This is a predicted structure of a 1527-nucleotide RNA (small-subunit ribosomal RNA) from an uncultured bacterium.
RNA sequence: AACGAACGCUAGCGGCGUGCCUAACACAUGCAAGUCGAACGGUCCAGCAUUUUCAAUUAGUUGAGAGGGUAGUAAUACCCAUGAUUCUAUGAGAAAGGGUUGGACGGUGGCGGAUGGGUGAGUAAUACGUGGGUAAUUUACCUUUAAAUUUAGGAUAACAUUGGGAAACUGGUGCUAAUACUAAAUGUGAUUACAAAAACGCAUGUUUUUGUAAUUAAAGGUGGCUUAGUUGUUUUCAACGCUACCGUUUAAAGAUAAGCCCACGGUCUAUUAGUUAGUUGGUAGGGUAAUGGCCUACCAAGACGAUGAUGGAUAGCCGAUCUGAGAGGAUGAACGGCCACACUGGGAUUGAGAUACGGCCCAGACUCCUACGGGAGGCAGCAGUGAGGAAUCUUGCGCAAUGGGGGAAACCCUGACGCAGCGACGCCGCGUGGGCGAUGAAGGUCUUCGGAUUGUAAAGCCCUGUCAAGCAGGACGAAAUUUAACCAAACGAACAAUUUGGUUAAUUGACUGUACUGCUAAAGGAAGUCUCGGCCAAUUACGUGCCAGCAGCCGCGGUAAUACGUAUGAGACAAGCGUUGUUCGGAAUUACUGGGCGUAAAGAGCGUGUAGGUGGUUAGGUAAGUCGAAUGUGAAACUUUUUGGCUCAACCAAAAAAUGCCAUUUGAAACUGCCUAACUUGAGUACAGAGUGGGAGAGCGGAACUUUCGGUGUAGCGGUGAAAUGUGUAAAUAUCGGAAGGAACACCAGUGGCGAAGGCGGCUCUCUGGUCUGAAUCUGACACUGGAGCGCGAAAGCUAGGGGAGCAAACAGGAUUAGAUACCCUGGUAGUCCUAGCCGUAAACGAUGAGCACUAGGUGUGGGAGGUAUUAAACCCUUCUGUGCCGUAGCUAACGCAUUAAGUGCCCCGCCUGGGAAGUACAGCCGCAAGGUUGAAACUCAAAGGAGUUGACGGGGGCCCGCACAAGCGGUGGAGCAUGUGGUUCAAUUCGAUGCAACGCGAAAAACCUUACCGGGGUUUGACAUAUAAGUGACCAUAUAGGAAACUAUAUCUUCUAGUUCUGCUAGACACUUAUACAGGUGCUGCAUGGCUGUCGUCAGCUCGUGUCGUGAGAUGUUGGGUUAAGUCCCACAACGAGCGCAACCCCUGCCUUUUGUUGCCAUCAGGUAAAGCUGGGCACUCUAAAGGGACUGCCGGUAAUAAACCGGAGGAAGGUGGGGACGACGUCAAGUCCUCAUGGCCUUUAUACCCCGGGCGACACACGUGCUACAAUGGUCUGCACAAAGGGUUGCGAAAGAGCGAUCUGGAGCUAAUCCCAAAAAACAGGUCUCAGUUCGGAUUGAAGGCUGCAAUUCGCCUUCAUGAAGUCGGAAUCGCUAGUAACCGUGGAUCAGCAUGCCACGGUGAAUACGUUCCCGGGCCUUGUACACACCGCCCGUCACACCACCCGAGUUGGAUGCACCCGAAGCCACUAUCCUAACCAGUAUUGGAGGGAGGUGUUUAAGGUGUGUCUGGUAAGGGGGGUG
Repeated sequence: AACGAACGCUAGCGGCGUGCCUAACACAUGCAAGUCGAACGGUCCAGCAUUUUCAAUUAGUUGAGAGGGUAGUAAUACCCAUGAUUCUAUGAGAAAGGGUUGGACGGUGGCGGAUGGGUGAGUAAUACGUGGGUAAUUUACCUUUAAAUUUAGGAUAACAUUGGGAAACUGGUGCUAAUACUAAAUGUGAUUACAAAAACGCAUGUUUUUGUAAUUAAAGGUGGCUUAGUUGUUUUCAACGCUACCGUUUAAAGAUAAGCCCACGGUCUAUUAGUUAGUUGGUAGGGUAAUGGCCUACCAAGACGAUGAUGGAUAGCCGAUCUGAGAGGAUGAACGGCCACACUGGGAUUGAGAUACGGCCCAGACUCCUACGGGAGGCAGCAGUGAGGAAUCUUGCGCAAUGGGGGAAACCCUGACGCAGCGACGCCGCGUGGGCGAUGAAGGUCUUCGGAUUGUAAAGCCCUGUCAAGCAGGACGAAAUUUAACCAAACGAACAAUUUGGUUAAUUGACUGUACUGCUAAAGGAAGUCUCGGCCAAUUACGUGCCAGCAGCCGCGGUAAUACGUAUGAGACAAGCGUUGUUCGGAAUUACUGGGCGUAAAGAGCGUGUAGGUGGUUAGGUAAGUCGAAUGUGAAACUUUUUGGCUCAACCAAAAAAUGCCAUUUGAAACUGCCUAACUUGAGUACAGAGUGGGAGAGCGGAACUUUCGGUGUAGCGGUGAAAUGUGUAAAUAUCGGAAGGAACACCAGUGGCGAAGGCGGCUCUCUGGUCUGAAUCUGACACUGGAGCGCGAAAGCUAGGGGAGCAAACAGGAUUAGAUACCCUGGUAGUCCUAGCCGUAAACGAUGAGCACUAGGUGUGGGAGGUAUUAAACCCUUCUGUGCCGUAGCUAACGCAUUAAGUGCCCCGCCUGGGAAGUACAGCCGCAAGGUUGAAACUCAAAGGAGUUGACGGGGGCCCGCACAAGCGGUGGAGCAUGUGGUUCAAUUCGAUGCAACGCGAAAAACCUUACCGGGGUUUGACAUAUAAGUGACCAUAUAGGAAACUAUAUCUUCUAGUUCUGCUAGACACUUAUACAGGUGCUGCAUGGCUGUCGUCAGCUCGUGUCGUGAGAUGUUGGGUUAAGUCCCACAACGAGCGCAACCCCUGCCUUUUGUUGCCAUCAGGUAAAGCUGGGCACUCUAAAGGGACUGCCGGUAAUAAACCGGAGGAAGGUGGGGACGACGUCAAGUCCUCAUGGCCUUUAUACCCCGGGCGACACACGUGCUACAAUGGUCUGCACAAAGGGUUGCGAAAGAGCGAUCUGGAGCUAAUCCCAAAAAACAGGUCUCAGUUCGGAUUGAAGGCUGCAAUUCGCCUUCAUGAAGUCGGAAUCGCUAGUAACCGUGGAUCAGCAUGCCACGGUGAAUACGUUCCCGGGCCUUGUACACACCGCCCGUCACACCACCCGAGUUGGAUGCACCCGAAGCCACUAUCCUAACCAGUAUUGGAGGGAGGUGUUUAAGGUGUGUCUGGUAAGGGGGGUG
């Protein structure tokens, strides 16, 4: 980008398209192919006319009979109306007959049901596409041309009747017609045979003409005219006839449609390599429309295949569609062409055409009906149903249009088609409003609380009127056909009829009252979806807390989530938006365009050589390739361009362009090919030389070794890190001599030689391969490469037979070790060696295939030739051929390669396409085996890998440093105690610190307080801060009661300032009460933080700018040579400079100077004491505390490079940073601290805050750290006696003096300090004593009595005295500190502090030993190297085992599918035969019949389905076995 899509959320309208991709699964119901009466006999209906019959009615006529009235006794008479019946006429209407007009229909017959419509199962070629061929063919209807359309005959359906059956259906008998069927005639012609001739072509051949012979046709229907003629029955009328049209027949041609054949083209698989008997060809025959093994018989043995046969898998093919710059890749829905199929399989019939979707027969499966005997069916037509599925529509309208079938036509049929319906499924278009509008409204969200944003958005004001809604009007699509009238022409005898053309009129709309138009009213009815960490446009808050969840990739989430969920806001698209799936692109990631193979995947172990590919120079020819031109074709649609039609667009139309490795014709001849003729430079060959661990065989040699024999000789030998096993007094090892044996050949020996590779090493001989050089003899492209094939091929291993000295898997023993199936040692068998054979692999490596050509050099070395020069050799120069190193251009991802290419080109072969699974499984081939070769997939991961860079690391290397080791001194670890920690305990034992870098740490002071913990008692705007409002006038203080206290209760006492209208009011201050904001928190998070700190480490490092190098990360500088404590300095250098660190600047200390001179000092002078700077005095000295000086490798010598510097020396108080301190680079450790402080977030608010009392932090089987005191004589103890520094002191230090054994008390001088006090320094020194002992060591523990501080000393302080007198006799493994005024020993002071120091911080006194040196341990720095590490070696990571899950392989078997072969059975049908039966047409016939032909039945060939047996291939499943992957 696209889609025949699906799913989620959402949805206003219209146009045009499109809609079972799955089950070619099964189907209810309706419809989808009929039509013709102008082919035929009939049946039915209607109309008309006519004939016959009947007949209501009416009129006339005949007039029986009966009724009423009148008269009469009655018979009877008269009158009135009625009227049977007869005849005549009329005739509504009815029936029948034939005729005629119109309509409908079952049947015969004709044409059509082979088109249209559906589907894609099968099919890898009987298909499709493109181009040809048919001289090997057919073609109904249609068109044109020519000629005909004659004469006869017998049946049969319908129908009628009679049977059978449930039905479907069907039998018998009888009748009848045709454009049905049959026979005959004719023969324009056609076909066949024969004969002859001509023309032509493409091999067989084709065409034409002539002659002879044989064979071979037909059907009628409708309209008109009676003009001429004939007949019937005179007119009318009918028939013949004539005429027109439609048919029919024969033939020729066309058009259309098909059949067959040929070439080329388009899938995968070799883990399918051989296939094939009608198979390949021929002859003859059959068959077909037609060629042909298409079929049959015979003959031959062929045919196909590595350019992939055969088999397997998959698949309808194409125009085209999607994508792509293109080349390509993927697809084959809709539309169009072709093919195939129609429930599955087989088969024919009919026909112009079928092996027939809505025909037939048979078999099978399934469904339905049934009276159980038997029947019916085929939606992959349109709708529709069920099922399947993520998923795909109405059982609609109409033949109005287009098209099709039939018909003369009207017309009929048409689920083709035209329309409508459903679905945002797709494409296109429109709308959901427009303008103005800032108090920037309200609300929402965020907030740094100021505001920001939503946002001109809304409201409001002014407009517009698309769509939807309502009302009204209202198209195009319709032109034909037909009918009627008229006109003209044709035909004709005709003014008729018919045909053709024209005019006029009439007639036809499913969609549809649709499109469109107008009017009405109204902003009214019409917006969602996804996203917002990066890729990728767009963010904030809250919730959640590795949960819930997200996710295309990377990844997000473990309490501050722009990534989850919600909201605000924003971004994108929009009636849609996302997701999923699929295809192409990006992907140069299969590379034709357009890739690679030294190390990333990839050169076969090496050669030889067939096919194939490629191939030197010259000339001529040819024209296959190649190039040009023309013609044909490349269907239409599609695509592109232009124009036009729907308001635009989508859509539609027209025109043009475009489209092939295509075909034919023609031209060109450079290149390739082919043919011919030559050439010599490639290649080979003859000749002359050369060198060689090239190969094979045979022989010979010496050294060493082992064994053996003999001698000498004696106790060990051997072996190792050290040992032991072993061996030796039965004489080893050692040594001398002899013998035997096997294997290997020291020195020479060399990035030297040879060979294709593997590989080859003593010497000689024989046979033999290749190479190089020289000159140029011959051949004349003979060449290069090389799939397959063939051969060679280290070591190990295998088979057979030898051999076996040494060595040595396995094995045994000894060691080592936690173990040691190892490394080490002692032995030792296969094997190693030879012969014959097998194996066929290696990091078979230059990890680099072979050949040819070209492209700077330099320098070694092996072999040869030439030159110069020389007496000669060597050196030197040139050249060929090998073999190395360095290096330019170029190449390369880099490393690197670089005339021996990994450069630049040509040609051929092999190989690669993410990692793992796996070089595994299965299968094939090879092998005796081991095994080799060819060689996958499922599944799984988001990497695996190469080269380089920076670090880190190394039981890598080099250089260097440090109390790091070493050399020393003293400790710790053992004891007791102190103190801290862990652990345990507890109501609580508050919390933190945890390797170095926690543990005498925070804590420079836990009895209360501290205090954070526990128990109990209390308080709630609070112990503390600020603000507001209201109220009160107190608060404080004192006292009493309760209480453990806090506190509670009561009583007493009670204001101030200013104004004023003055018993009061107002305002303010202060205090309290109430209320509200808020306080408070040593509650959590040091992994949210600031600050501070530790540590590496006072280690010498860490960086930057510019430049340069590199594709880049990065490098350079910062490395190198020296040197230093130092990245300190010097020199060199593609670097030049700079910064933070080092050093220096600062402080203390060591020397000197100057200044100062009290509280310090006292040399000189004076005074003075028991003594004393005590006093005067002085400031010289010491000292104080300020300022300066001094040291800089400055000087000398040596070494080094002439440098930096080092070594030595001089001078100097001090010498090479003089000693010490402060000072800590970039960074590391998420190091430590929220309990110093500060602080984000969270939590708590009658409590996690606050107050109080008591307890705890002080516990105690235990473990560890740090210390103190000791264990004693370098000592204890007693006595005497000497010398400091630095501090502190008014809530203080506290003198003298006194008391007490003492702690201490009394005391209170002096001192706000160079003045006074603490304050005694101690060790030391001198002397005495103790005499090696658990002691006169050691002091724990305990008892008693005291002292001090303090409200308070029980838990729980310190000190004193007396008494008691524990462990401990120098400390295992291990471990710590220290290099000089240091260690060690000794005491002193201070902070904290009421009191409490073995801790800490300071101070001085005494005062050592040792350092060869840098191998080792630890830590660190620089350079270098390796790396699979980068949370960086406390890293990474391998395999087994255990458990879970997943896919796979084997597997006794078992169960499906496909298929081969053999056999059995064998439906229907075609074909063949036929002895039985039947038989209208024709023939014969004396009339019974016979013949021809046909049919039925039968037999046979063939054959679907089915069955049996046996193979092959491929699935499912399986006890068990196996390895693999993931966790």

Rfam family: Bacterial small subunit ribosomal RNA. Gene Ontology terms of the family: ribosome and structural constituent of ribosome. Model confidence (mean pLDDT): 82 of 100.